A computed fold for a 1485-nucleotide RNA from an uncultured bacterium, annotated as small-subunit ribosomal RNA. It matches the Rfam family "Bacterial small subunit ribosomal RNA". Its family is annotated with structural constituent of ribosome and ribosome in the Gene Ontology. The prediction has a mean pLDDT of 83. RNAcentral holds the sequence, with entries from ENA and SILVA.
RNA sequence: AGAGUUUGAUCAUGGCUCAGGAUGAACGCUAGCGGGAGGCUUAAUACAUGCAAGUCGAACGGUAAAUAGGUAGCAAUACUUAUGAGAGUGGCGAACGGGUGAGGAAUACGUACGCAACUUGCCUCUAACAGGGGGAUAGCCCUUCGAAAGGAGGAUUAAUACCCCAUAAUAUCUAAAGAGGGCAUCCUUUUAAGAUUAAAGCUUCGGCGGUUAGAGAUGGGCGUGCGCCCCAUUAGCUAGUUGGUAGGGUAACGGCCUACCAAGGCAACGAUGGGUAGCUGGCGUGAGAGCGCGACCAGCCACACGGGCACUGAGACACGGGCCCGACUCCUACGGGAGGCAGCAGUAAGGAAUAUUGGACAAUGGGCGAAAGCCUGAUCCAGCCAUCCCGCGUGCAGGAUGAAGGCGCUAUGCGUUGUAAACUGCUUUUCCCAGGGAAGAAAAGUUCCGAUUCAUCGGGAUCUGACGGUACCUGGGGAAUAAGCACCGGCUAACUCCGUGCCAGCAGCCGCGGUAAUACGGAGGGUGCAAGCGUUAUCCGGAUUCACUGGGUUUAAAGGGUGCGUAGGCGGAUUGGUAAGUCAGAGGUGAAAGCUUCCCGCUUAACGGGAAAACUGCCUUUGAUACUGCCAGUCUUGAGUUCAGUUGAGGUGGGCGGAAUGUAGCAUGUAGCGGUGAAAUGCUUAGAUAUGCUACAGAACACCAAUUGCGAAGGCAGCUCACUAAACUGACACUGACGCUGAGGCACGAAAGCGUGGGGAGCAAACAGGAUUAGAUACCCUGGUAGUCCACGCCCUAAACGAUGAUCACUCGAUAAGUGCGAUAAACUGUACUUGUCCAAGCAAAAGCGUUAAGUGAUCCACCUGGGGAGUACGAUCGCAAGAUUGAAACUCAAAGGAAUUGACGGGGGUCCGCACAAGCGGUGGAGCAUGUGGUUUAAUUCGAUGAUACGCGAGGAACCUUACCUGGGCUAGAAUGUAUUUUGACCGGCGGUGAAAGCCGUCUUCCUAGCAAUAGGCAAUUUACAAGGUGCUGCAUGGUUGUCGUCAGCUCGUGCUGUGAGGUGUUGGGUUAAGUCCCGCAACGAGCGCAACCCCUAUCCUUAGUUGCCAGCGGAUAAUGCCGGGGACUCUAAGGAGACUGUCUGUGCAAGCAGUGAGGAAGGAGGGGACGACGUCAAAUCAUCAUGGCCUUUAUGCCCAGGGUUACACACGUGCUACAAUGGCCGGUACAGAGGGCCGCAAGCCGGCGACGGCAAGCUAAUCUCAAAAAGCCGGUCUCAGUUCGGAUUGAAGUCUGCAACUCGACUUCAUGAAGCUGGAAUCGCUAGUAAUCGCGGAUCAGCAAUGCCGCGGUGAAUACGUUCCCGGACCUUGUACACACCGCCCGUCAAGCCAUGGAAGCUGGGUGUACCUGAAGACGAUAACCGCAAGGAGUCGUCCAAGGUAAAAUCAGUAACUGGGGCUAAGUCGUAACAAGGUAGCC
Repeated sequence: AGAGUUUGAUCAUGGCUCAGGAUGAACGCUAGCGGGAGGCUUAAUACAUGCAAGUCGAACGGUAAAUAGGUAGCAAUACUUAUGAGAGUGGCGAACGGGUGAGGAAUACGUACGCAACUUGCCUCUAACAGGGGGAUAGCCCUUCGAAAGGAGGAUUAAUACCCCAUAAUAUCUAAAGAGGGCAUCCUUUUAAGAUUAAAGCUUCGGCGGUUAGAGAUGGGCGUGCGCCCCAUUAGCUAGUUGGUAGGGUAACGGCCUACCAAGGCAACGAUGGGUAGCUGGCGUGAGAGCGCGACCAGCCACACGGGCACUGAGACACGGGCCCGACUCCUACGGGAGGCAGCAGUAAGGAAUAUUGGACAAUGGGCGAAAGCCUGAUCCAGCCAUCCCGCGUGCAGGAUGAAGGCGCUAUGCGUUGUAAACUGCUUUUCCCAGGGAAGAAAAGUUCCGAUUCAUCGGGAUCUGACGGUACCUGGGGAAUAAGCACCGGCUAACUCCGUGCCAGCAGCCGCGGUAAUACGGAGGGUGCAAGCGUUAUCCGGAUUCACUGGGUUUAAAGGGUGCGUAGGCGGAUUGGUAAGUCAGAGGUGAAAGCUUCCCGCUUAACGGGAAAACUGCCUUUGAUACUGCCAGUCUUGAGUUCAGUUGAGGUGGGCGGAAUGUAGCAUGUAGCGGUGAAAUGCUUAGAUAUGCUACAGAACACCAAUUGCGAAGGCAGCUCACUAAACUGACACUGACGCUGAGGCACGAAAGCGUGGGGAGCAAACAGGAUUAGAUACCCUGGUAGUCCACGCCCUAAACGAUGAUCACUCGAUAAGUGCGAUAAACUGUACUUGUCCAAGCAAAAGCGUUAAGUGAUCCACCUGGGGAGUACGAUCGCAAGAUUGAAACUCAAAGGAAUUGACGGGGGUCCGCACAAGCGGUGGAGCAUGUGGUUUAAUUCGAUGAUACGCGAGGAACCUUACCUGGGCUAGAAUGUAUUUUGACCGGCGGUGAAAGCCGUCUUCCUAGCAAUAGGCAAUUUACAAGGUGCUGCAUGGUUGUCGUCAGCUCGUGCUGUGAGGUGUUGGGUUAAGUCCCGCAACGAGCGCAACCCCUAUCCUUAGUUGCCAGCGGAUAAUGCCGGGGACUCUAAGGAGACUGUCUGUGCAAGCAGUGAGGAAGGAGGGGACGACGUCAAAUCAUCAUGGCCUUUAUGCCCAGGGUUACACACGUGCUACAAUGGCCGGUACAGAGGGCCGCAAGCCGGCGACGGCAAGCUAAUCUCAAAAAGCCGGUCUCAGUUCGGAUUGAAGUCUGCAACUCGACUUCAUGAAGCUGGAAUCGCUAGUAAUCGCGGAUCAGCAAUGCCGCGGUGAAUACGUUCCCGGACCUUGUACACACCGCCCGUCAAGCCAUGGAAGCUGGGUGUACCUGAAGACGAUAACCGCAAGGAGUCGUCCAAGGUAAAAUCAGUAACUGGGGCUAAGUCGUAACAAGGUAGCC
């Protein structure tokens, strides 16, 4: 110090989340030790038991028991004296110490002052004093009531208890005079007079106490300034209230209380009300400013079961005192009583959660006492708890066969765990055992000595330790007693295997998991921290995300609709004064602890001690005077006034005008008008529409007119008059800061809407009808009412927008417009204000803004702080209502949103292309059949392909085989191969049995080479072992191959430039092309993959070559034939070359290029065709061609075999064949190809058969022989429009061929049979020339063939293209976008379902507060003749106040509720299609 997360990517905005630190914590797992701290945050809930405040005999009376003494007595015993517990009187203490944080937002706290308005026991100092007297009372004793607690009566007694008298002032009071001072009341002091009030004794004789007065110290009381949480959806509060006078009361001032008088007091600088909270020093965090907190320690306050009250006292309205009311608990003999742990322990309860019913007064401190001493749950210690902080340890060194085991892998091995272990050596903190053993203790006391002012002081000795035999030290023993937790997808350090399969689960955020999960669970390994580690909760930080330091508001959230103006804030020049702010010096204070720095002490640290600094504050005082303020004066530039002009749809009221529209009347006139995409509703023969004339009505003002003008905004438009406001220009004169902004407030404020009364032509919500549509409560049409208009009164909102608050100053320019001024002027030029456009700097996330700022500064106001919920609910205010203003929360999401970029898309635009349309020709869709597919069926109908880009596709040959499927029978290292090995010498094969076959069983026979042999090699089979096998799954794990966009013209890179960036530029633009083809231009210059060319076939020619091909000329031969000799001319064959390049001409153009019935040429602008397919898209297809990761299977999902199936058949679709006929069918005759195939073959020819074919058989391994007949065509004949001499399906019969075998399930032949079909609905396909159409021929596969398929070959051989509006597809540029899985996108609302929180609500319940009335304890105050007392006084009674209680009405805050309202969330519900593109009616307010 940052990081993750919105997007395809980017920048910025913005929220959410994480990494850090902290805690009085809790929970989970784990746990060796020590030191120092801390330990009910919840129920201020209830408490059993024990302890926590006593002490003094040197204040007093007096005593039990016991002991001792004395007297009497023989003794028992009695009497008496001393010591003397407990209790009592009296004094002091108990108001401290200890606990808690309920209440309390100010009678609190903090800080600084004040008291001229006060008090203070014990302590210190000073002065003075203490004389005399009296009566009681507790105790004790006796009697008595009661269960008890506790009382009642009688008798008697003491005091430092109580009372009286005396003395007494520097005390108090009364009235007065003088002096001094201050701060207003006043204070101090002096003088003299009068009145009132004191005391206590004890004693060891040293002293200790007592009273009065003054002073001090300490503690307290009161007052004042400043500081001190949230809500304005709390805006007004207040009757003792504010003040005065008098009195009372208090230690003291005071409405503190009472009476009377006055009517004040507080409040937007937040009164009153509500909520929450002990405050502070400090603590946590933070760079700081801040923010959060207020445990422990310390200061203050408040409280002591809830509430009230006073008494005593120096001090209390009193935690362990009292009285009363209330709630609760306990005892009880039922009559009454007792109690208060928020003291220390402890118990119960609550809770996630917090300890021992411990030891000691040894130390420190406190109370009492003269003291010893007693008391002290204050305190000091110990116990429990990893709750926190700090420290230590669990060993160190060596040790590689890198052991075994685990885990992983590319696996005969390697890697890792890992020097880790074993093993060897060493050490001993800790631990165990044994021994020693503190400091904390100094006083007081006792005693000795010394000094002495006789009060006391100094020195020595002695006595006292809970902790504790603890800390610490020494010796011995022995690696011995001691490691876990979390994490390992990114953030964030750390990776693999297995399991699981959107399951189980994880998750702080983003997100993982649907069969190869580094994210789940386990394991191995690793990382981090470590006696702890994680999780949860909370706080600060990061968050500059409330911004003082330190943010924003055109479009992201955010400028008020506009003006005027109050308070407030801010404010021109200059002089003087003042010194409030400000600044400086000094003083006081800012407790200690804490923090920081330095030093020191515990072995170190935590911890502790000392010192310094700091405490940023407040107060006082002295000074400074620049700035601000205040006071006084002056000035003119800000502001305003005056005069003269100019301008305009500025405003208000009145008058007037024409055009249009509508209606009415009259007239002309006749069948329609009107309306739409097309129609219909509507109007019209009762005369419409149209036309003419006349009249009336209301509303709005064409042209001018503009990118114009005016106004604060809303807004303002015919002409004219009146009234009125403003701006600007010019001029000098005047005033002299009079200014700016503006919370509240007031005024204005489009449209719609509301009220009352008018008015109503046109238009037009609602409504009606007609259309459209699946529907159409819409868009379109015909009508039509409110309303629109006027007057008056309301409403008060708009995308009220420049989405840009007002004012002032400053900061380059260009250009246009409006209105002025100067000037003779239509030039030119200057100047002021206004309205626009473009740009520099600068700013901005960018778009953009840019003297009319969104720049640079200043002042004031308003507003914002993630999205949704929601501008909703509740409350309040306003309103007649509609509604407006103000304005939340629960809950929910991780985003929502801005600008720009690249794509994609659009029922956006522009340009262009393609058999895309159009123009044509022929088909498909109808029939029958073939074939493929779906579906269905089946034991199986194996599998794959599924829009285009599956469907005569994989398959270029399913009867068996193929074959993967089904049924059944069998085999198990297997059907093949390799290596090693065992055995055999053969194997193979033959034969027999069984069987459907496979197989099984049995049997016969049997090697080669070298060598004498053993043996070696080879071969074959067999055994074993290792490698099997799988057309099982995953094409969404893959390679390879392929389809498609598309033979479309595109796709990119380097460098440079540009932009914050994604990106852009280049590749866009102007032309041109089939083409990103080429040219020109250009911040681009180049390059690559594509295009084209290079390759093949074909069209022309040439050269070479001349067999099996050819035959013009020459010769020979035949019935005839290149048959033969020969020939190379020609055709042809197959090698090489030529040729075409817009080269030439004309026109055009800058060029590229284009045009031409041009020339030439076989061919002309790519001559025709093929091969060739850029970056990429479709998770396209294929694991069944092949290969391959992973998974699955192993007497089976492998292998063999027989039979069956893949050929099923109500149907549906695709692709084809044949037809429906006369441009034809049939019969006869006759002509012309090319390219291929052939020895398991093609077969001439001959014979047989109607034929398929059979028999015999020449030739040919092919330019030689053969398949082989080409067919359409041509010639002739026949048929004559019909289900036919068309068409051939179907079926019957008889055959042929292939094959082990044609039943399921082959083809072909012959005869017979002769179905549908007469040109095909919606729709749809192909083709632009040697093409379509039509005709036949060949080949692969193959025993044969379901081939009408596929791949080739040639023959005959058209029509049409105006053109690019439309359909489809594509390319480029541009535009919009809320799309990016990219329009097959996104997305809205109702309804239905589940869950969640919430509003309203008849009511019901509860809390707190106030008011009124009733009642009213204790107590206080007041009154008081009877009773008591000598008296002071008391009792009693009465009155007033008052806690609690009761009653009543209302307000308020919660909880709950039948029913009800909307809201949010939830993979695959319903209905539509609103929005995003012109979203198909632009959208929005």